RNA sequence: UUCUUAUCUAGAGUGGUGGAGGGACUGGCCCGAUGAAACCCAGCAACAGCUAGUAUUUAACUAGAAAUGUGCUAAAUCCUGCAGGGUAACCUGGAAGAUAAGAG
Numbered sequence: 001u002u003c004u005u006a007u008c009u010a011g012a013g014u015g016g017u018g019g020a021g022g023g024a025c026u027g028g029c030c031c032g033a034u035g036a037a038a039c040c041c042a043g044c045a046a047c048a049g050c051u052a053g054u055a056u057u058u059a060a061c062u063a064g065a066a067a068u069g070u071g072c073u074a075a076a077u078c079c080u081g082c083a084g085g086g087u088a089a090c091c092u093g094g095a096a097g098a099u100a101a102g103a104g
Base pairs, nucleotide, nucleotide: 001104002103003102004101005100006099007098008097013041015040016039017038021031022030023029025081027079028078042073043072044071047069048068050064051063052062053061054060077096082093083092084091085090
């Protein structure tokens, strides 16, 4: 960096350092000197891995713990973009993106 599969309306900070940006991109709408990004600490979750059971060829399913590898901790992935339906409000699907696991 590409492909495949799964998930994306839940959850989690009145901490320390820092000192002006941030929410992927477009258009919006927001957050921020009552302190942005980033780092540390703390926390959340349970994808992989782990334990027990069902099953037993593998896979798969259920429950559990949170020491390990990641991830996450404003707003539904903040809304949106493309297509269909609808007078409209809006609804459905997709694209794009993010994360995990596997493959190249």

The RNA shown here (SAM riboswitch aptamer (S box leader)) has 104 nucleotides and comes from Desulfonispora thiosulfatigenes DSM 11270. RNAcentral records the identical sequence in 2 taxa. Model confidence (mean pLDDT): 83 of 100. The sequence is in RNAcentral, with records from Rfam and Ribocentre. The source organism's lineage runs through Bacteria, Clostridia, Eubacteriales, Desulfonispora and Desulfonispora thiosulfatigenes.